Annotation: Transfer RNA from a Thermoplasmata archaeon, 71 nucleotides, folded computationally. Its Rfam family is "tRNA". The family's RNA type in Rfam is transfer RNA. The organism belongs to Thermoplasmata, within Archaea.

RNA sequence: GGGUGGGUAACCUAGAGGCCAGGUGGCGGACUGCAGAUCCGCAUACACGGGUUCAAAUCCCGUCCCGCCCU
Numbered sequence: 001g002g003g004u005g006g007g008u009a010a011c012c013u014a015g016a017g018g019c020c021a022g023g024u025g026g027c028g029g030a031c032u033g034c035a036g037a038u039c040c041g042c043a044u045a046c047a048c049g050g051g052u053u054c055a056a057a058u059c060c061c062g063u064c065c066c067g068c069c070c071u
Stems, first nucleotide, its partner, number of pairs: 001070007010024004018054001026042005047063005
C1' cells in the first nucleotide's frame, strides 16, 4: 500500500430503517438493630464528519483507531 472484520453507557454483551435490550457496577428507596442478600425505581449511548430518507446505532462515502490476511 491492498483486502477483510470490528468501534454501542464506567465495564461486558445484543440490536432488523420507526420502539436504543440484558447483565455487572453506580445512586435512591423498601426490608434489617447495622450490614449483606432480596425486591422496586433512577441515571449513564451508539468513534468522528458528511450523504440518502419523512425517519439512521442500522444503508452509502470519507477520516481516525483496533484485529486478521496479502504484498